The part of an RNA shown here (large-subunit ribosomal RNA, domain III) has 401 nucleotides and comes from a marine sediment metagenome.
[in-house]
Context: one part of a larger RNA
């Protein structure tokens, strides 16, 4: 320079009470304002304790601070079913031998590794200051082991097991259209409550609620395929009773039967849970009142609208012709050798890692409490073609002078 520029989007504050040395900023309350395809909620990455409680105010916070994501101390993350591993493979990467290269090293077979994909199984309610599909209550399910029992089958006329093997399956494009549903919305019904402090308002008035899963049983709108048996067999690198091919028989034939699949519905789960509201003890307060919440607990039904969600990996059309492997089913080689399979009723086992909190942000990436950047899911109401836009609900904020 200069007590100057600035104090980081023009969403906005005001009042009362509390605490305190001190209050524009902290806490409580009442108003007002802002967002509402977000400035709400869930979650991936990333962060790594920032979460909760008590205490503190030097420094940090563009001001103050009693406050904080700051400092100190203590506490907090509970899983067979959610996600990862004990399973599988894609691109990519690594790579025994190998090839190449002065060297360093490069490439690459077998093989391995590697999710953003495939593969068993859980829902509803309650609860904490802080966790919950993890704890608790209720009701389930899956895999493996095992006991009893019934049926079937087998013991040299060989059941079953049996692989880096065979086969099936898993298993897949894009666009479009129509249909059936559910979620959700709205209206009514029913239940509970209210009757107005400037006039009117017992009324066709106002306010609030009208909810519920997985599982199990049954079945639908629809979609797909004809079905069953026997014989033969040069293919599936060996074998095969499996698959393929082929012959024959039986049966059925277009709104068929049968089988597979299938949202949703009905029943049950539920004599349960939730539920507006009422509310005891206890605590604070002179009081008014506040905190607290044991316990009690109504109705819980119909119509209409209606998705981008489900049936659907469906259907139709088209050309550019649209992953792999394992789990799973089946066959059976070498071999093994007395049990095995199914049903019913019981019993047991289920390891490990993540789980707090932020997550369009003051906690991530930007040197900062930075007008920037950041994948996915949910998607109320009125008007509207609409996820635009405006106002608004739930919810969250008023952006630290």
């Nucleotide at each position: 320079a200069a007590g100057u520029a600035g104090c980081g989007u023009a969403a906005a504050u005001g009042c009362g009470g509390g605490u305190g040395c001190a209050a524009a900023a902290c806490c409580c309350g009442c108003a007002c304002g802002c967002c509402g395809a977000a400035a709400a909620c869930c979650u991936a990455a990333g962060g790594u304790u920032u979460c909760c409680u008590g205490g503190g105010u030097a420094a940090a916070g563009c001001u103050a601070a009693u406050c904080u994501u700051c400092c100190c101390a203590g506490g907090g993350u509970u899983a067979g079913u959610c996600g990862g591993g004990u399973c599988c493979u894609a691109a990519g990467c690594c790579g025994a031998g190998g090839c190449c290269g002065a060297g360093a090293g490069g490439c690459g077979u077998a093989g391995g590794u590697g999710a953003u994909g495939g593969a068993a199984a859980a829902c509803a309610g309650g609860u904490u200051a802080a966790u919950a599909u993890u704890c608790c209550u209720g009701u389930a399910c899956c895999a493996c082991c095992u006991u009893a029992u019934g049926a079937g089958u087998g013991u040299u006329u060989g059941a079953g097991c049996g692989a880096a093997g065979g086969g099936g399956g898993g298993a897949c494009g894009a666009a479009g259209a129509a249909g059936g549903g559910c979620a959700g919305g709205c209206c009514a019904u029913c239940c509970g409550g209210g009757u107005g402090a400037c006039g009117g308002a017992u009324a066709u008035c106002c306010c609030g609620g009208u909810u519920c899963a997985a599982g199990c049983c049954u079945u639908u709108a629809g979609g797909c395929g004809g079905g069953a048996g026997a014989g033969g067999u040069a293919g599936g690198a060996a074998a095969a009773u499996c698959c393929g091919c082929u012959u024959c028989u039986c049966u059925a034939u277009u709104c068929a039967a049968c089988g597979c699949u299938g949202a949703g519905g009905g029943g049950u789960u539920a004599u349960g849970a939730g539920g507006a509201g009422g509310a005891a003890a206890g605590c604070c307060g002179c009081a008014a009142g506040g905190c607290g919440g044991a316990c009690c607990g109504a109705a819980c039904u119909g119509g209409u609208u209606g998705a981008u969600c489900c049936c659907a990996u469906g259907c139709u059309u088209c050309c550019a012709a649209g992953a792999a492997a394992a789990g799973c089913c089946u066959c059976g080689u070498a071999g093994u050798g007395a049990g095995c399979u199914c049903g019913u009723a019981g019993g047991g086992u289920g390891c490990u890692c993540g789980u707090a909190c932020c997550g369009c942000a003051a906690a991530c990436c930007g040197a900062c409490u930075c007008u920037g950047g950041u994948a996915g899911g949910u998607a109320g109401g009125u008007a509207g073609a609409g996820a635009a836009u405006a106002c608004u609900a739930a919810g969250g904020c008023g952006u630290u002078u």
It matches the Rfam family "Bacterial large subunit ribosomal RNA".